Record summary:
Predicted 3D model of an 86-nucleotide RNA (c-di-GMP-I riboswitch aptamer) from Sulfuricella sp.
[in-house]
């Protein structure tokens, strides 16, 4: 250096749920807690999904499209990382 891989050790992340004088039109996301579980459930680009505020239309106070907003712990590919193992 390459393949590879177990929760052994030491960490690490953290669904769901609580939390909160919290942020957002809203999806959501932040603060702490962490439990199912993850060998990347670490980043990054595709892609898929969710929202639909501002704009545009409109048969109009409603509906419609739309992302420049969001998630991906059932997508893909690329990068990086501890520890053993060959």
């Nucleotide at each position: 250096u390459u393949c590879u891989g177990u929760a052994a050790a030491g960490g690490g992340c953290c669904a769901u749920c609580c939390u909160g004088a919290c942020c957002g039109a809203a999806a959501g996301g932040c603060u702490g807690g962490g439990u199912c579980g993850c060998a990347a459930a670490g980043u990054c680009c595709c892609g898929a999904u969710c929202u639909a505020a501002a704009a545009a239309g409109u048969g109009c106070c409603g509906c419609u499209u739309c992302a420049u907003g969001a998630u991906c712990g059932a997508g893909g590919g690329a990068u990086u990382g501890c520890c053993g193992g060959a």
Its Rfam family is "c-di-GMP-I riboswitch aptamer". Rfam links the family to the GO term cyclic-di-GMP binding. Of the family's consensus pairs, 95% are formed in the model.